[in-house]
RNA sequence: GGCCGGGUAGCUCAGCUGGCAGAGCAGCGGACUUUUAAUCCGAAGGUCGCGGGUUCGAUGCCCGCCCCGGCCA
Numbered sequence: 001g002g003c004c005g006g007g008u009a010g011c012u013c014a015g016c017u018g019g020c021a022g023a024g025c026a027g028c029g030g031a032c033u034u035u036u037a038a039u040c041c042g043a044a045g046g047u048c049g050c051g052g053g054u055u056c057g058a059u060g061c062c063c064g065c066c067c068c069g070g071c072c073a
Stems, first nucleotide, its partner, number of pairs: 001072007010025004019056001028042004049065005
């Protein structure tokens, strides 16, 4: 340098032939318990890597760039 895969909540990851952004764990509040742990309940947490384009509408499509992994040279 070329090709392929990936980047979504603090972490691990879903999501979609374009139409309200989710789960588990962690953290926070509460119940239970003598206390802790475990269990149960609740609330919160997001520029969907960045910038443009298409569209009524983009996490998903198109272009450029950045980062991570693999293969080739």